[in-house]
RNA sequence: CGAGGUGGCUGGAUGGUCGCGUGUGGCGGGGCGACCCGUCACCCGAGGAAAGUCCGAGCACCACGACGCACGGUAGCGGGUAACACCCGUCCGCCGCGAGGCGCGGACCAGCGCCACAGAGACGAGUCGGUUCGGCUUCGGCCGGGCCGGGUGAAACGGGCAAGCUCUACCCGGUGCAAGGCCAAAUAGGAGGGCACGUGUCGGCGCGAGCCGCACAGGGGUGCGUCGCCCCGCCUUCGGGUCGGCCGCAAGAGGCGUCGGGCAACCGGCGUCCUAGAUGGAUGACCAUCCCCGCGUGAGCGGGACAGAACUCGGCUUACAGGCUGCCUCGCUGG
Repeated sequence: CGAGGUGGCUGGAUGGUCGCGUGUGGCGGGGCGACCCGUCACCCGAGGAAAGUCCGAGCACCACGACGCACGGUAGCGGGUAACACCCGUCCGCCGCGAGGCGCGGACCAGCGCCACAGAGACGAGUCGGUUCGGCUUCGGCCGGGCCGGGUGAAACGGGCAAGCUCUACCCGGUGCAAGGCCAAAUAGGAGGGCACGUGUCGGCGCGAGCCGCACAGGGGUGCGUCGCCCCGCCUUCGGGUCGGCCGCAAGAGGCGUCGGGCAACCGGCGUCCUAGAUGGAUGACCAUCCCCGCGUGAGCGGGACAGAACUCGGCUUACAGGCUGCCUCGCUGG
C1' cells in the first nucleotide's frame, strides 16, 4: 500500500419564534361525590432498535394435599444470571492459507422406521460363482445348512441415520395490565333500626310569631282489646353492586463515574443523577448559522438512513444513509 476478520461508539449541532403532552405551583370554573376542566409560569418530553412479539422473568388474578404420568421444552463440559433457548470460557467436528466462522455436539448393546443410484442382494429378505456337508434322485440334477470369492456401492449381516418416531437426564399450573385494585350516584333487590318531643285540607283565640283544644299510636290482616307475628307504606343506617371517577403507570434485577475481584460473561464497594407516561393517543413546524453527501467554474440548488413508546425488565431476531474507533490476519514493497 492492497485485500480481509472481529469488537466498540455515534445516529446531525447551536440559537430563535410559534405549537403539543405529562408533572409541580398560582388563579378561575364544573360535579351530590369520587374527582375533573380551563388558563398562566416553570421543569421534563422516543430508540438503538421504541419493531417482530420469538424466548426468559418481575407483577397481578385464578386454581392448587403430595407424588407420578401425559403434553410442551432444553441437550458436549464448566461458569454467569432473578431466569432463559441468552451470554462467557473451553473441548470436539466441519469450513477458511489465516485472523476467524458455524454447531444439524446425550443415547441406534430397548423397540419401530429409513438407507438414493449402482448391485443378485441394503438387513431375517435373498442367492452371481466356487467349494463342502446333509437329504432326495428318473443320476441330468433339486432342496437345506456352512465357508470362500468376484463385481456394485458411502456401506454387504458388519453397519449408518435420532434436523425420524423413540429412550435418557433436567425444566415446566393457567391466564395476561382490557391483569387487577380502590372510591362511589339514582333505581330495583338484600340486612338492621325507627315511625307521638310527631302529624293534621280539623276547631277556637291572637294583627302576628304562636297558644289552647280535638283527632291520629303509619295503613291492613290475625273475630274484638293489649302484646306478638305477617304484608304494605315512609324515614334512616349498612353491605354487595351498576353509571361514573381514580389507581395500577414510571425509582428500576435503573443510568453514569470510579475502585476492587474474575481469562471472560459478570459480581461487589463508594460517589452521583432522576430522565416520557398518552388513551382519537403529545414528543412537531419554520427561520438562521454550521456539519455530511450529490450537482455546479462560481453564486447557489437538492438531499440527510431505519423507524417511533403504551405495565416493566433481561435476551434473541429483523431494518438501518453516513461517520468515528480498538485489536487481529494474509499478500506485496521499503528501512

Predicted 3D model of a 335-nucleotide RNA (Bacterial RNase P class A) from a Chloroflexota bacterium. Rfam family: Bacterial RNase P class A. The family's RNA type in Rfam is ribozyme. Its family is annotated with ribonuclease P activity, tRNA processing and dimeric ribonuclease P complex in the Gene Ontology. It is recorded under the gene name rnpB. The RNAcentral record of the sequence draws on ENA.